This is a predicted structure of a 95-nucleotide RNA (THF (Tetrahydrofolate) riboswitch aptamer) from a bovine gut metagenome. Model confidence (mean pLDDT): 78 of 100.

[in-house]
């Protein structure tokens, strides 16, 4: 010049594991606010998150009780795929 690799994180399938089923979580929307974003540097109207407010909204069964046998756009762990720097400047690899 040309190709090309690598993060954070994001979701899917399964496995364990906790919650709620007395409705919290999940997901939507506003207001302040925090964090991250390939080795380095900048970094968004993009992401991801806290805390208030606001709209919506639900799978119960069984049972003496746990257990259990469901259900929830449910927590977290593991494991495996798949996605992947908004951008921009350098660098690494290879020819």
């Nucleotide at each position: 010049g040309c190709a090309g690799a690598g993060u954070a994180g994001a979701u899917g399938a399964c496995c364990g594991u906790g919650c709620g089923u007395u409705a919290a979580g999940u997901g939507c929307u506003g207001u302040c606010g925090g964090g991250a974003c390939g080795g380095g540097g900048a970094g968004u109207u993009g992401c991801c998150u806290g805390a208030c407010a606001g709209a919506c909204g639900a799978a119960g069964g069984a049972u003496u009780u746990u257990c259990c046998c469901g259900c929830g756009g449910u927590u977290c762990g593991g494991c495996c795929g798949u996605c992947g720097c908004a951008u921009c400047c350098c660098g690494c690899u290879g020819c």